[in-house]
RNA sequence: UCAGAGGGUCGGGCGGCCGCGGCGCGCGCAAGCGCGUCGAGGAAAGUCCGGGCUCCACGGAACGACGGUGCCGGGUAACGCCCGGCGGGGAAAGCGGCGACGCCGACCUCAGGGACAGUGCAACAGAAAGCAGGUCGCUCACUCUUCGGAGCAGCGACAGUGAAAGGGUGGGGUAAGAGCCCACCGCGGUCCCGGCAACGGGUGCCGGCACGGCAAACCCCACCGGGAGCAAGACCGAAUAGGGAUGGCGAGGGGCAACCCAUGGGCUCGUUCCGCCCAAUGCCGUCCGGGUUGGUUGCUUGAGGGGCGGAGCGAUCCGUCUCCCAGACGAAUGGCCGCCCAUCCGCCGAAGCCUUUGGCCCAGGUGGAGGACAGAACCCGGCUUACAGAUCCUCUGACACU
RNA sequence: GCGCCCGUAGCUCAGCUGGAUAGAGCACCAGACUACGAAUCUGGGGGCCGGAGGUUCGAAUCCUUCCGGGCGCGCCA
Numbered sequence: 001u002c003a004g005a006g007g008g009u010c011g012g013g014c015g016g017c018c019g020c021g022g023c024g025c026g027c028g029c030a031a032g033c034g035c036g037u038c039g040a041g042g043a044a045a046g047u048c049c050g051g052g053c054u055c056c057a058c059g060g061a062a063c064g065a066c067g068g069u070g071c072c073g074g075g076u077a078a079c080g081c082c083c084g085g086c087g088g089g090g091a092a093a094g095c096g097g098c099g100a101c102g103c104c105g106a107c108c109u110c111a112g113g114g115a116c117a118g119u120g121c122a123a124c125a126g127a128a129a130g131c132a133g134g135u136c137g138c139u140c141a142c143u144c145u146u147c148g149g150a151g152c153a154g155c156g157a158c159a160g161u162g163a164a165a166g167g168g169u170g171g172g173g174u175a176a177g178a179g180c181c182c183a184c185c186g187c188g189g190u191c192c193c194g195g196c197a198a199c200g201g202g203u204g205c206c207g208g209c210a211c212g213g214c215a216a217a218c219c220c221c222a223c224c225g226g227g228a229g230c231a232a233g234a235c236c237g238a239a240u241a242g243g244g245a246u247g248g249c250g251a252g253g254g255g256c257a258a259c260c261c262a263u264g265g266g267c268u269c270g271u272u273c274c275g276c277c278c279a280a281u282g283c284c285g286u287c288c289g290g291g292u293u294g295g296u297u298g299c300u301u302g303a304g305g306g307g308c309g310g311a312g313c314g315a316u317c318c319g320u321c322u323c324c325c326a327g328a329c330g331a332a333u334g335g336c337c338g339c340c341c342a343u344c345c346g347c348c349g350a351a352g353c354c355u356u357u358g359g360c361c362c363a364g365g366u367g368g369a370g371g372a373c374a375g376a377a378c379c380c381g382g383c384u385u386a387c388a389g390a391u392c393c394u395c396u397g398a399c400a401c402u
Numbered sequence: 403g404c405g406c407c408c409g410u411a412g413c414u415c416a417g418c419u420g421g422a423u424a425g426a427g428c429a430c431c432a433g434a435c436u437a438c439g440a441a442u443c444u445g446g447g448g449g450c451c452g453g454a455g456g457u458u459c460g461a462a463u464c465c466u467u468c469c470g471g472g473c474g475c476g477c478c479a
Base pairs, nucleotide, nucleotide: 001398002397003396004395005394006393007392008391009390010389012340013339014338015337016336017335018334020039021038022037023036024035025034026033027032041373045384046383048382049381050380051379052378053229054228055227056226059274060273061272062271063270064269066225067224068223069222070221071085072084073083074082075081086112087110088109089108090107094103095102096101113220114219118218119217120214121213135159137155138154139153142151143150144149167185168184169183170182171181172180186209187207188206189205190204191202192201193200194199233297234296235295236294243288244287245286246285247284248283249282252261253260254259264278265277266276267275290478291477304323305322306321307320308319309318310317311316343369344368345367346366347365348364349362352360353359354358403475404474405473406472407471408470409469412428413427414426415425421459430446431445432444433443434442452468453467454466455465456464
């Protein structure tokens, strides 16, 4: 420099004029005016997860139901998020090769617990689809024989179907064959070593291999989970009919009474146990009818931003200094003009090159177009989705130079 | 803000406990009948099941995500 990957940051700048919202100060009886200051985002979006905050409900334990999560370790307020690692799958550029392909390899991706707890599913094809079964076939050791073969049997090699047919390759062996035997590879178990662990390694030992797939099918195991949402909630004000209908929540006995016995109901979504509560002109709900469409607060200082230093591979954490950075509600944050920058298009065109009425490349000049996705609504941490362009860093490789 | 549902042919809908070459009615086209038309009869065309990705041998169906559409609830007393 080029090719290929991954990530960060920014996402128009300056000036003038007019305008909008909040706050502060000043003037004004008030309406308002003037000055100063602040005024959208990386996603403010989708609302897919997790919290803060607020209200409601609530006695405790066990089991169950419902919903969710799922390799290991760490981070965090928490998470289904993030970081690191393990295992599986894939992989650009490059290199080698005629090629098939192989090597190297940044990086991408995994809903990656369990299929010896149980139930279930596998269309079509195929003899056979989960349990060992025998279709087309192969063989004739044994028996018979008319010497062709047949019977009894043995077999799962070869062929075919399929996504999938109960290890693979080679050799021995056999009538033909087969882990039947052997070597190597693979697999399972066990032991040892390394690692916190997932897991990895071994020339160890054992087993010829007995254990196929699907849990984004039911399910099992482990862990987690009260409900609602700023229209939460609090205060003030206005108006109306403080109205009507209907449903639910015990109305046993004894005693003068406190109380006792029995029974019922309620307290989590359900069950069980323990415990507690309940005795009525009351409490809780549903519907009809009526009224309002106001103000204040919650409201923005927060798991907050930036700089520096430190710990850590990293997510992140610790220390210190500094800053205050929207709070609207019929919902402010905008419009116009000038110059500049990035980008695109057209015209003119120096030098250079070529196959020279031309073409390629391009210094420069000039005219025009022209800012991506998108707009806070209680606040945070994530994820996902949209996004013209600019810029920086890291990694894998090739070439050149030092 | 919260909860729920839907998207399949031009239209209205089935299918959605996985096994298909995705069906039905109306509409459309052609033919028959008719002097012509309607009705009727016969035959036919038309879909990548809203988009993308994944699980599985196999997806309209299961899962994730995005897009579009629809419905309901909320204050006072």
Predicted 3D model of RNase P RNA and transfer RNA as a complex of 479 nucleotides. Rfam match: Bacterial RNase P class A. The family's RNA type in Rfam is ribozyme. Its mean pLDDT, the model's own confidence on a scale to 100, is 76.